The RNA shown here (SAM riboswitch aptamer (S box leader)) has 98 nucleotides and comes from uncultured Lutimonas sp. The organism belongs to Lutimonas, within Bacteria. Of the family's consensus pairs, 94% are formed in the model. The coordinates come from a structure-prediction model, not an experiment, and the mean pLDDT is 79.

């Protein structure tokens, strides 16, 4: 730089109070165990295998799921800036791929 981000997927062990990235303001989870850390399982289709078509190549579409990350409460949990009668609208910011 470009894509996506209201879909989907949890039990275990150990841990011992937090946690939802930071800030203000709301909610929400949590001693019926917060973060972490380890097993083990699952989503999911970036990346990647196959296979159409194509001279190739970008790009398309189907179908997988070995590998590389992600990820498995709530929309990124909402809001904040600009906009509209209004919002599943824009914008910053943020995260993941590449």
């Nucleotide at each position: 730089u470009u894509a996506u981000c209201a879909a989907g997927a949890a039990a275990g062990g150990u841990g011992g109070a937090g946690g939802g990235g930071a800030u203000g303001g709301a909610c929400c989870c949590u001693u019926u165990g917060a973060a972490g850390c380890c097993u083990u399982a699952g989503c999911a289709a970036c990346c990647c295998u196959u296979u159409a078509a194509u001279u190739u190549a970008c790009a398309u579409a189907a179908a997988g799921a070995a590998g590389g990350u992600g990820c498995u409460a709530a929309a990124u949990u909402c809001u904040a800036c600009c906009g509209u009668a209004a919002u599943u609208g824009g914008a910053u910011a943020g995260a993941u791929a590449a």